[in-house]
Context: one part of a larger RNA
RNA sequence: UUGGGUUUAAAGGGUCCGUAGGUGGAUAAUUAAGUCAGAGGUGAAAGUUUGCGGCUCAACCGUAAAAUUGCCUUUGAUACUGGUUAUCUUGAAUUAUUGUGAAGUGGUUAGAAUAUGUAGUGUAGCGGUGAAAUGCAUAGAUAUUACAUAGAAUACCAAUUGCGAAGGCAGAUCACUAACAAUAUAUUGACACUGAUGGACGAAAGCGUGGGGAGCGAACAGGAUUAGAUACCCUGGUAGUCCACGCCGUAAACGAUGGUCACUAGCUGUUCGAACUUCGGUUUGAGUGGCUAAGCGAAAGUGAUAAGUGACCCACCUGGGGAGUACGUUCGCAAGAAUGAAACUC
Numbered sequence: 001u002u003g004g005g006u007u008u009a010a011a012g013g014g015u016c017c018g019u020a021g022g023u024g025g026a027u028a029a030u031u032a033a034g035u036c037a038g039a040g041g042u043g044a045a046a047g048u049u050u051g052c053g054g055c056u057c058a059a060c061c062g063u064a065a066a067a068u069u070g071c072c073u074u075u076g077a078u079a080c081u082g083g084u085u086a087u088c089u090u091g092a093a094u095u096a097u098u099g100u101g102a103a104g105u106g107g108u109u110a111g112a113a114u115a116u117g118u119a120g121u122g123u124a125g126c127g128g129u130g131a132a133a134u135g136c137a138u139a140g141a142u143a144u145u146a147c148a149u150a151g152a153a154u155a156c157c158a159a160u161u162g163c164g165a166a167g168g169c170a171g172a173u174c175a176c177u178a179a180c181a182a183u184a185u186a187u188u189g190a191c192a193c194u195g196a197u198g199g200a201c202g203a204a205a206g207c208g209u210g211g212g213g214a215g216c217g218a219a220c221a222g223g224a225u226u227a228g229a230u231a232c233c234c235u236g237g238u239a240g241u242c243c244a245c246g247c248c249g250u251a252a253a254c255g256a257u258g259g260u261c262a263c264u265a266g267c268u269g270u271u272c273g274a275a276c277u278u279c280g281g282u283u284u285g286a287g288u289g290g291c292u293a294a295g296c297g298a299a300a301g302u303g304a305u306a307a308g309u310g311a312c313c314c315a316c317c318u319g320g321g322g323a324g325u326a327c328g329u330u331c332g333c334a335a336g337a338a339u340g341a342a343a344c345u346c
Stems, first nucleotide, its partner, number of pairs: 004317003007300002012314001014201004021194003025088007033081002035077008048066007091191001092188003095184006103177007110154001114150008125136002162169002206247006215241002220236004258313006266291011295302002319346003328339004
């Protein structure tokens, strides 16, 4: 390299959009580029292979044939692929109707809890732990009542529930925006799939500027524990957590399973629809779970939401360590991210 692979052994890009490219539904006509067949030319010699021959054999040499799988010209064939033209509707999209949801953005607002403040009642403890102590408290704490203020998060409902491309999304309500599903089969007529480079989004932490700061809480301080205890436990507590704008661009970003299409036994839940109904259910579409047949798999397992059977496109892997390191480059305010070796060693 041909090839073989990518749930767990090395290997699916974090997700989507989309450029080039690759691939692509049905019918008819045409063309003849790919494709196939014939003919001609060329494909030097040597070498190679085969036959025969010459040196006593062999090496070596001579001779004849083959091969030279290629290229060019020309004549045909037309199934498939391509080009052109026309038509079609089942792929795709549009439209109409009816629905669905914690989908997004912005505003308004609610109650519980917590903390703090003020005032009242009230008196000696409170708090915390395995046990304690640090801590708080007669300058009146803890507890309790009333009022006020603040920030953050939304108990119950709540569920293998739902929605979203992924990250993710949960009090209520309003406005705006997007999506999906079913039904109808009205419209367009292959408009499709994938997608290198590229673009957008992207948890938490972190960074910049300005706010905010109740609770929690890296760092830090103290108290314990312990042989020690730079920890686990306790008392405090700064960044941060929250908001606005701008960066960062990474995660066990996981289903450790790329996307799209088609096909291949069943059983049983559940969500949102549709049709029918004897109102018990039945059939059916799109999701979301459990179990299992065949098959697959090294096994665990998977099994129509495939890891089965096929097709197309992309990404990635090639022994362990060195190493996701060095160097270079690009990006970033920085932290760092992306790309990404070798020597050496087993």
Model confidence (mean pLDDT): 88 of 100. A computed fold for a 346-nucleotide part of an RNA from Lacinutrix sp. WUR7, annotated as small-subunit ribosomal RNA, central domain. NCBI's taxonomy places the organism under Bacteria, Pseudomonadati, Bacteroidota, Flavobacteriales, Lacinutrix. Its Rfam family is "Bacterial small subunit ribosomal RNA". Rfam links the family to the GO terms ribosome and structural constituent of ribosome.